[in-house]
This is a predicted structure of an 86-nucleotide RNA (c-di-GMP-I riboswitch aptamer) from a soil metagenome. Rfam family: c-di-GMP-I riboswitch aptamer. Rfam's curators write: GEMM was predicted in a large-scale screen for bacterial structured RNA regulatory elements. Rfam links the family to the GO term cyclic-di-GMP binding. RNAcentral holds the sequence, with entries from MGnify.
């Protein structure tokens, strides 16, 4: 390449969750690992804290640190894996 096939974007309904978001049915944008793992890194979602400003009380923006969840279909890494022209 081909050949048998897998996965399943959005969006639609139900469940769980504060939230990102997950599951399961439909469903099909894709996709040679869109198999699996949160190890680095990006980004989503809470929760605090202190700085600045108002300042009875309370609050609100910006960056910033801290803890916590999520995203493997954002990279990156590791791992495992069909088929066989080369």
């Nucleotide at each position: 390449a081909a050949a048998a096939g897998g996965c399943a974007a959005a969006c639609c309904u139900g469940u769980c969750g504060u939230a990102a978001g997950a599951c399961a049915g439909g469903g099909g944008c894709g996709c040679a690992a869109a198999g699996c793992c949160a190890u680095g890194g990006g980004c989503c979602c809470c929760c605090g804290a202190g700085c600045g400003c108002a300042c009875c009380a309370u609050g609100c923006c910006c960056g910033u640190c801290g803890g916590g969840g999520g995203u493997c279909g954002c990279c990156a890494g590791g791992u495992u894996a069909c088929c066989g022209a080369a």